[in-house]
């Protein structure tokens, strides 16, 4: 950098530096901002995904690894060797902030719209308003390259 999948109406702010725009995208709206936004750094926090933990279910115990139990041998509990059995490993579903390890995040729904709809309501085909659905784009994570 592109690909696949999942999620995107929850959550979480102080300080220092800087100094004029910022909220990804033409445009429209609405916000934030010299009472200092955006950005950078420090500290603090959040808990989405992964990891960890717990419960349940499924599979597998031919071999291998760990644990438990038991038997045999070695004088020998410990120790060494061998055998039988059980559980776990793997996968799925659910749960919890318990851990804060990895990534991420900490104005507003991804701030809202924008493109499409033989979708609903309004007298309502078009247009307009309100709502709904889908797509595109984006963000974040996980996976494979």
């Nucleotide at each position: 950098u592109g690909c696949u999948c999942a999620u995107c109406c929850a959550g979480a702010g102080g300080g220092a530096c800087u100094g004029a725009g910022g909220g990804a995208a033409a445009c429209g709206g609405c916000c934030c901002g010299u009472c200092g936004a955006c950005g950078u750094c420090c500290c603090g926090g959040c808990a989405a995904c992964c990891g960890c933990c717990c419960a349940c279910g499924a599979a597998c115990c031919u071999c291998c690894u760990g644990c438990c139990c038991u038997c045999c041998c070695g004088c020998a509990c410990c120790c060494g060797g061998g055998g039988a059995g059980g559980c776990a490993g793997u996968c799925g579903u659910g749960g919890g902030a318990g851990c804060a390890g990895g990534u991420g995040c900490c104005a507003a729904a991804u701030c809202c719209g924008g493109c499409c709809c033989a979708c609903g309501c309004g007298a309502g085909a078009u247009c307009c308003g309100c709502g709904g659905g889908g797509a595109c784009a984006g963000a974040u994570g996980a996976g494979a390259a």
Predicted 3D model of a 145-nucleotide RNA (SAM riboswitch aptamer (S box leader)) from uncultured Nocardioides sp. Model confidence (mean pLDDT): 76 of 100. Of the family's consensus pairs, 94% are formed in the model. It matches the Rfam family "SAM riboswitch aptamer (S box leader)". Its family is annotated with regulation of gene expression in the Gene Ontology.